[in-house]
Annotation
The RNA shown here (transfer RNA) has 74 nucleotides and comes from an Actinomycetota bacterium.
Order: sequence, then structure tokens, then C1' cells
RNA sequence: GCCGAGGUAGCUCAGCCCGGCAGAGCAGCCGCCUUGUAAGCGGCCGGUCAGGGGUUCAAAUCCCCUCCUCGGCU
Repeated sequence: GCCGAGGUAGCUCAGCCCGGCAGAGCAGCCGCCUUGUAAGCGGCCGGUCAGGGGUUCAAAUCCCCUCCUCGGCU
């Protein structure tokens, strides 16, 4: 340099193909339960969806550019 995969909550990832309320589990916090802890149960909190631009009534999703990570080729 070229090709491919990926970047979404503190972590692991769905959602993207086919545009329409941003989600799950774990973690954290509060409560219930318990003699107490763990486990279990209920609730709460947590997001510039890598960055910028474009299209659109509406973009995590479509288009363009850039950055970062991993793999392959040279």
C1' cells in the first nucleotide's frame, strides 16, 4: 500500500441487511428475603451509537471522507 472483519451503557454484545421509542446480560446503587453474608427476587441508574459531512419528515441503520482495533496479502 491492497483486501476483509469490527468500533453501540463501566464490561460482553444484540439491534444495521429491509430507516421509525436506543436495548439485553453482567457490574454499580436501593429495597425484599436471611441471625448475618452469598445466592435468589423486585426496582433504579448508566449512551455525543468512533469522529465529521450528506440524503431524508425522520439516520445506530443509507451515501461520502477520516480515525482507531484485529486478521490476511504484498
Rfam family: tRNA. Rfam links the family to the GO term triplet codon-amino acid adaptor activity.